[in-house]
RNA sequence: CAUCUCGCCGGUAGUUCGGGGUGAGGGCAACCGAGUAGCGUUGAUUGUUGGGUCCUGUGCGGCAGGAGCCUGCGAACCAGGUCAGAUCCGGGAGGAAGCAGCCUUAAGCGGCCCCUCCUGAGCGACGCGGGGCUGCCUGGCAGGAGCUGCUCGGUUGCCGUCGCCCUGAGCGCCGGCCAAUUG
Numbered sequence: 001c002a003u004c005u006c007g008c009c010g011g012u013a014g015u016u017c018g019g020g021g022u023g024a025g026g027g028c029a030a031c032c033g034a035g036u037a038g039c040g041u042u043g044a045u046u047g048u049u050g051g052g053u054c055c056u057g058u059g060c061g062g063c064a065g066g067a068g069c070c071u072g073c074g075a076a077c078c079a080g081g082u083c084a085g086a087u088c089c090g091g092g093a094g095g096a097a098g099c100a101g102c103c104u105u106a107a108g109c110g111g112c113c114c115c116u117c118c119u120g121a122g123c124g125a126c127g128c129g130g131g132g133c134u135g136c137c138u139g140g141c142a143g144g145a146g147c148u149g150c151u152c153g154g155u156u157g158c159c160g161u162c163g164c165c166c167u168g169a170g171c172g173c174c175g176g177c178c179a180a181u182u183g
Stems, first nucleotide, its partner, number of pairs: 001183002007177006014171011026159014046142008054131006060124002063120006070111004079104004087096003
């Protein structure tokens, strides 16, 4: 001398995001006014109180299952009673064990209108208790004239859309300063 990352300063309103203000018109909510329709002294708004609907526990009844009761069958021998025949003991009188059969039963297998007990549950215009609620239905009492819907207008608040103004930040662009490294 040249190169020129990074950084700093100023400008631009090109772009993105944010903040504030404003205008327009839109939606929603509350209140007020007007009009209209309906209900209302056979009782409006409201207050108070009770019940149902909801959840849960329990009782009763019914249903289902099981068991008991009752009844039938049911033991070659290891159940009972009676034990023909036969056997054993005894001099005898008499006694003993005991198969078959019969009877009654056990285990078990069936039947069973009713009755009793046990268990169970998406049973029930049933009863009792507890909980919970103002969403709906309904009753009592008080009280005595409003209540509800629709349309329009006004006020306030909230929400979001579009446009304009101001401002901030980032990026981009322009200018300036500085400038590592390298040559």
Molecule: Bacterial large signal recognition particle RNA
Organism: Oceanicoccus sp.